Transfer RNA from a bacterium, 74 nucleotides, folded computationally. Its Rfam family is "tRNA". By type it is a transfer RNA. Its mean pLDDT, the model's own confidence on a scale to 100, is 81. The sequence is in RNAcentral, with records from ENA.
RNA sequence: GCCCUCGUAGCUCAGUAGGAUAGAGCGCUGGAUUCCUAAUCCGGAGGCCCUAGGUUCGAUUCCUAGCGUGGGCA
Numbered sequence: 001g002c003c004c005u006c007g008u009a010g011c012u013c014a015g016u017a018g019g020a021u022a023g024a025g026c027g028c029u030g031g032a033u034u035c036c037u038a039a040u041c042c043g044g045a046g047g048c049c050c051u052a053g054g055u056u057c058g059a060u061u062c063c064u065a066g067c068g069u070g071g072g073c074a
Stems, first nucleotide, its partner, number of pairs: 001073004006068002010026004019057001028044005050066005
């Protein structure tokens, strides 16, 4: 330098052949239970889906460029 994968909550990830209020587990947090803790149960908060453009009535999803991550070739 060229090619490919990935980028979604604090962490690990799912998701959608374009349309509803974007989800799970763990973690965090309020409560119940307990003599206390753990475990268990019931709630809650937390994301403008990496950035900027484009297409579209409508983009987390499609296209382009950039940035970052991991890998391959030279």